[in-house]
This record gives sequence, C1' cells and structure tokens, in this order.
RNA sequence: GGCCUUGUGGUGCAAUGGCAGCAUAUCUGACUCCAGAUCAGAUGGUUAGGUGUUCAAAUCACACCAGGGUCA
Repeated sequence: GGCCUUGUGGUGCAAUGGCAGCAUAUCUGACUCCAGAUCAGAUGGUUAGGUGUUCAAAUCACACCAGGGUCA
C1' cells in the first nucleotide's frame, strides 16, 4: 500500500430500511440486626465522527478515523 472485518449506555452483546433492546454494572425501594443473595423500579445511547440516498438509516452509498485479520 491492496482486500476483508469490527466500531451501539460504564462493560459485554442484539436489532437483515419502520418505536434502539438484552445481560451486567450504578442508584432507589422491599426483604435482613447489618451485609450478601433474591424481588421490584429508575437512571444511563448524538448507534466512532462527517456527507449523501430514502417518506423513514445502527442498517444502504461515499469519503474519513481507529482496532483486528490477510496478501505483498
């Protein structure tokens, strides 16, 4: 340098153009003498950032940044 792949709450991952969800973590409450476990609830996301296509984009296109793989 070419090609492939990944980027989404603090963390690990879903979502094959149509309301961004799950687990965990955090916080609050219940339970307990206290804590843990368990149960209930809440908070937390410019979907790496940009431009475009579309009625509608995490998803498609373009360029770009970063990580990984592969070839030279």
This is a predicted structure of a 72-nucleotide RNA (transfer RNA) from Alligator mississippiensis. RNAcentral holds the sequence, with entries from Rfam. Its Rfam family is "tRNA". Its family is annotated with triplet codon-amino acid adaptor activity in the Gene Ontology. It is annotated as a transfer RNA. Rfam describes the family as follows. Transfer RNA (tRNA) molecules are approximately 80 nucleotides in length.